[in-house]
Context: one part of a larger RNA
C1' cells in the first nucleotide's frame, strides 16, 4: 500500500495568483498508445510442486510432467481513458441593461472633545481613592466665558446589517480604481478545477531614514497598599501610537473547519436585485437568484453539536498528523540591518 485520519483529541497551508503535475462536460469519425482475445518464440540447469522408481523405509537420488504468472513478435475486437480531426452548448468567460456596498488609492474639508496657550470674571482650594498620599493651586490654580494654536480619533445613524482572497475597511466631499450581484440570452465554444516549486498580498509590536507629537501610553519616577510588591489602585512621563518611503512576514492570521463542483425535507429573522397578483400610491402577499443569520427532517458524530453556508452523500487536486517532554529547539542552510523568521533533527526521559 490493499484497509486510517485533520471542527474540539496530533492534524487545513494566513490568503490569494500561478508555471509544472493531476483531473476533466455533450457529440461524430478516425486511430489503437492503453485495454481485451487468440496464434508463434522465448522463459538454462538446479530448487520448489505433482506423478513414479532406486537405495529393506525415509532423508536422499533419478526420471517424466507442469509450471516458471515474465518478456518478445503477430492477428483479431473496437466499448472506456488517450491521440487527432469536426460539431454543440447545459461548464467557464465575454457583451448590454440595471441597482446595492465602511472595496482600494489620493486630493481636499467639517464639527464636536481633549490639551496648550493668550485675555476676561472669580477665590482657596483643585485632583485623586475603598480610604489617602505623591502631584496642582493666592507667582491666583480648579470653575466659567472669548479667542488662537496642534495633533488624533469620527458620537448619533450602526444592526444579529455591509464590502473585501484573507489581513482588514466607518465623518463629508472630488477624482482614479478593482470586485461581486441581479436581469437579458447577442457572442466566443470546455477558453476549465485543483496546484509542488515560485510570486504577490498580510494585524499588532519592532527596525532604518526624516517628519510630527494633542490624548493615551511600555520603560522609568514618586505616591500608596503589603510581611515584601520590582505588580494591580494613584500622580507624572519617554520610546510608541500619527505620516512619508523602505525593512519584518508572524498572531487564537479562528469558522480553530483548504480549494472546485455535483446531489440530499422543510421553517423563520434579515442584506441586494428581479417577476407576479393586488393597491390610487407604498408595504403586506406570492415566485426566484446572490448573501447573511437562527431552529432543525434524514444523515454524520465519541459525545457536544453540524444540519442546502455540513461536520450528510460522492468526485478532483492541495496542505498536513502518526504517543507526552527534550522542541515553534540544536547543528546546517537560506532570508533579515537587527530583533528574529523558515526549514528541522538526536541523545535522554516517562
Nucleotide at each position: 500500500u490493499u484497509g486510517g485520519g485533520c471542527g474540539u483529541a496530533a492534524a487545513g497551508g494566513g490568503u490569494c495568483c500561478g508555471c509544472a503535475g493531476g483531473a476533466g462536460g455533450u457529440u461524430u469519425g478516425u486511430u489503437a498508445a492503453a485495454u481485451u482475445c487468440g496464434g508463434g518464440g522465448u522463459g538454462a540447469a538446479a530448487u520448489g510442486c505433482c506423478a513414479a522408481a532406486g537405495c529393506u523405509c525415509a532423508a536422499c537420488u533419478u526420471u517424466g510432467g507442469a509450471a516458471c504468472u515474465g518478456c518478445c513478435u503477430u492477428g483479431g475486437a473496437g466499448a472506456c481513458u488517450g491521440a487527432c480531426a469536426g460539431a454543440c452548448u447545459a461548464g467557464a468567460g465575454u457583451g448590454c441593461u440595471g441597482g446595492a456596498g465602511g472595496g482600494g488609492u489620493a486630493a481636499g474639508c467639517g464639527g464636536a472633545a481633549u490639551u496648550u496657550c493668550a485675555g476676561g470674571u472669580g477665590u482657596a482650594g483643585c485632583g485623586g481613592u475603598g480610604g489617602a498620599a505623591u502631584g496642582c493651586g493666592u507667582a491666583g490654580a480648579u470653575a466659567u466665558c472669548u479667542g488662537a494654536a496642534g495633533g488624533a480619533a469620527c458620537a448619533c445613524c450602526g444592526a444579529u446589517g455591509g464590502c473585501g482572497a484573507a489581513g482588514g475597511c466607518a465623518g463629508c466631499u472630488u477624482a482614479c480604481u478593482g470586485g461581486a450581484c441581479a436581469g437579458c440570452a447577442a457572442c466566443u465554444g470546455a477558453c476549465u478545477c485543483u496546484c509542488a516549486u515560485g510570486g504577490a498580498c498580510g494585524a499588532a509590536a519592532g527596525c532604518g531614514u526624516g517628519g510630527g507629537g494633542a490624548g493615551c501610553a511600555a520603560a522609568c519616577a514618586g505616591g500608596a497598599u503589603u510581611a515584601g510588591a520590582u505588580a494591580c489602585c494613584c500622580u507624572g512621563g519617554u520610546a510608541g501610537u500619527c505620516c512619508a518611503c523602505g525593512c519584518c512576514g508572524u498572531a487564537a492570521a479562528c469558522g480553530g473547519u483548504g480549494u472546485c463542483a455535483a446531489c440530499u425535507u422543510g421553517a423563520u429573522g434579515u442584506g441586494g436585485g428581479c417577476g407576479g397578483a393586488u393597491u390610487u400610491a407604498u408595504a403586506g402577499c406570492c415566485g426566484u437568484c446572490c448573501g447573511u443569520a437562527u431552529c432543525g427532517a434524514a444523515g454524520c458524530u465519541a459525545a457536544c453539536g453540524c444540519g442546502a453556508u455540513a461536520a450528510g452523500u460522492u468526485g478532483a487536486c492541495c496542505g498536513c498528523c502518526u504517543g507526552g517532554g527534550g522542541a515553534c529547539u540544536a547543528c546546517g542552510g537560506c532570508c533579515g540591518c537587527a530583533a528574529g523568521g523558515c526549514u528541522a533533527a538526536a541523545a535522554c526521559u516517562c

Model confidence (mean pLDDT): 88 of 100. Predicted 3D model of a 350-nucleotide part of an RNA (small-subunit ribosomal RNA, central domain) from an uncultured bacterium. The full RNA is in RNAcentral, with records from ENA.